[in-house]
RNA sequence: GCGCGCAUAGCUCAGCCGGUUAGAGCAGAGAUCUUAUAAGUCUCAGGUCGGUGGUUCGAGUCCACCUGCGCGCA
Repeated sequence: GCGCGCAUAGCUCAGCCGGUUAGAGCAGAGAUCUUAUAAGUCUCAGGUCGGUGGUUCGAGUCCACCUGCGCGCA
C1' cells in the first nucleotide's frame, strides 16, 4: 500500500428482513434479610450505538468517507 472483519452501558455481549420506550449478564448505588458479613431477593442509576455526511416518512441496522483495533496478501 491492497483486501476482509470489528467498533452498542465501567467490562463481556445480544439487538432477526430498517419501524412501537435500545436490552441482558457481571460490576456500581439503595432497600430487604442477618448479631454482623457474605450469599439470596427487590429497586435504581448508567448509552450523543466510534466520528462526519448521505439514503429514507423513519437508521444501532443500509451507503460513502475518516479514526482506532484485528486478520490476510504484498
Molecule: transfer RNA
Organism: bacterium